[in-house]
Small-subunit ribosomal RNA, 5' domain from an uncultured bacterium, 518 nucleotides, folded computationally. Its mean pLDDT, the model's own confidence on a scale to 100, is 84. RNAcentral holds the full RNA, with entries from ENA.
Context: one part of a larger RNA
């Protein structure tokens, strides 16, 4: 100089940022991922008619259900990991890419079930078990069929071993949904791009040799299985090979990077806050689905732990936001909005969004303002001041006299953040859809900033230091006693070094210690 910092004494304000470094300890509550009725079958309840009523017909249509997307994203910690994890440069003639853009084609017939609801039944619950019956964009089948796949083949070009690309005919195999009154909104094949994403190499990347040898799928081949995809990634069989003093194995520590502190620079520490990138989701394992996961608020199994039970069984995972107990020198409200930005559905309107934007709380840091300004000399009084008793210092300070009104008090105006979309009107062209112009409308923050008038110096100063380093000195008191101290040293009767006074330095809404780190 720095700090996500604590402590001690103090404290007016605003603007900006920050905010459990410790137990990846345990977790009460509420809330953090849903949407779609313009995919489906339905129909609680509510109004209006009719009817004497039993009911009937129209309307609007909740939940729950079955189907499509989203839930792999956005937010959280950093256990693990010394690794192709991470950084940096490159390759894939070894791969994948919902949604989203371009482009060329196609959508023709048919069937069977299930959940719902409906009836019986088990259970304290969790949750089921049977029977009868229906719907699709749920699911199956046939058809069409190539610039796709696959199995050999020809021709030409090409290159970096294996090959690639491009063309031609063959042979075999694979699609699809429809919904809307209409515009339109979608569905299947392929081909290419975007975008994410896998795989491999080369260099880099902490300490310890008081760690000197490690190694059987171990190293290489041939064949197979297995993936998107190469490969001991996994398995038969052969071979004996592979690391290692340029340091293998082995232990210990540690997410990694841009950065970010310091420093003249080389360096040296750093890895909170924003960003990438990787690993985690009580612990350990396991796949399923699905474009994408081995999946924080999905499934299953095992462990510990915790809750409920009617003891037969069940339930649960805040390293998401707020919160609470423990730990600890220590680290915030069980707020408020979806108004902006954005994120899923969704044709839209919207719904959901503890992403986000806001506000609350703390002097944690950073900046920025203010505690007044001008005259005032009897150089006032008062000092546990100080003194050669003359005076000298506090000191223009103070009173006194004018000025101003940033803060503050009060009042009164009052935003910018707002553009869409979707309604109204109106053009273009006759409805619509579409596009253009125009109107109304939309703000949690917030009656916030910010402006203006009123009033009156009114509301507002500590903190530590004074021996030398190091800016600032004298009395008292104490007398190697109490005590100071960063180093070097003060105190044993005149202590500028301890305590206290008065008086000075420095910083200042702060100032000192402590820890760390150059």
């Nucleotide at each position: 100089g720095a700090u996500g910092a604590a402590c001690g004494c103090u404290a007016g304000c605003g603007g900006g940022a920050g905010g459990c470094u410790u137990a990846a300890c345990a977790c009460a509550u509420g809330c953090a991922a849903g949407u779609c009725g313009a995919g489906c079958g339905g129909g609680a309840a509510u109004a209006g008619c009719a009817g004497c009523a039993a009911u009937g017909c129209u309307a609007u249509g909740a939940g729950a259900g079955c189907g499509g997307c989203g839930c792999a994203c956005g937010g959280g910690u950093g256990c693990g990991u010394a690794a192709c994890g991470c950084g940096u440069a490159u390759g894939c003639a070894a791969c994948c890419u919902g949604c989203c853009u371009u482009a060329u084609g196609c959508a023709g017939g048919g069937g069977g079930a299930u959940a719902g609801c409906c009836c019986a039944u088990g259970g304290a619950a969790a949750c089921g078990u049977g029977g009868a019956u229906u719907a699709a964009u749920a699911c199956c089948c046939c058809a069409u069929a190539a610039c796709a796949u696959a199995u050999a083949u020809g021709u030409a070009c090409c290159g970096c071993a294996u090959g690639g690309u491009a063309u031609a005919g063959a042979u075999a195999u694979u699609a699809a949904a429809a919904c809307u009154g209409a515009g339109g909104u979608g569905g299947c094949a392929u081909a290419a791009g975007a975008u994410g994403g896998g795989c491999a190499u080369g260099c880099g990347u902490a300490g310890g040799a008081u760690u000197a040898g490690c190694u059987a799928g171990u190293u290489g081949g041939u064949g197979a299985g297995g993936u998107a995809a190469c490969g001991g990634c996994u398995c038969a069989c052969c071979a004996a090979g592979g690391c290692a003093a340029c340091g293998a194995u082995c232990c210990u520590u540690a997410g990694g990077g841009g950065u970010u502190c310091u420093g003249a620079g080389a360096g040296g520490a750093u890895u909170a806050c924003c960003c990438c990138c990787c690993a985690c989701a009580c612990u350990g394992g396991u796949a399923c689905u699905g474009a994408g996961a081995c999946a924080c608020g999905g499934a299953c199994c095992a462990g510990a732990c915790u809750c409920c039970u009617a003891c037969g069984g069940g339930a649960g995972g805040c390293a998401g936001c707020a919160g609470u107990g423990a730990g600890g020198a220590a680290u915030a409200u069980u707020g408020g909005u979806c108004a902006a930005u954005g994120g899923g559905c969704g044709a839209g309107a919207g719904c959901c969004u503890g992403a986000a934007c806001c506000a609350g709380c703390c002097a944690u840091c950073c900046c920025g303002c203010g505690u007044g300004c001008a005259g005032g000399a009897a150089g006032a009084c008062g000092g546990c001041c100080c003194u050669a008793u003359g005076g000298g210092u506090u000191g223009u300070a103070a009173a006194c006299u004018g000025c101003u009104u940033u803060u503050c008090u009060a009042u009164u105006g009052g935003a910018a953040g707002a553009a869409c979309g979707g309604c109204c009107u109106u053009u273009a062209u006759u409805a619509g859809a579409u596009a253009g112009a125009g109107g109304a409308g939309u703000g949690a923050c917030g009656g916030u900033a910010c402006a203006a008038u009123a009033g009156g110096a009114a509301u507002a100063a500590g903190c530590a230091u004074c021996g030398g380093c190091u800016a600032a000195c004298u009395c008292c008191g104490u007398g190697c006693c109490a005590g100071c101290a960063g180093c070097c040293g003060c105190g044993g009767u005149a202590a500028u070094a301890c305590g206290g006074a008065g008086g000075a330095u420095g910083c200042a809404a702060g100032c000192g210690u402590u820890a760390u780190c150059c």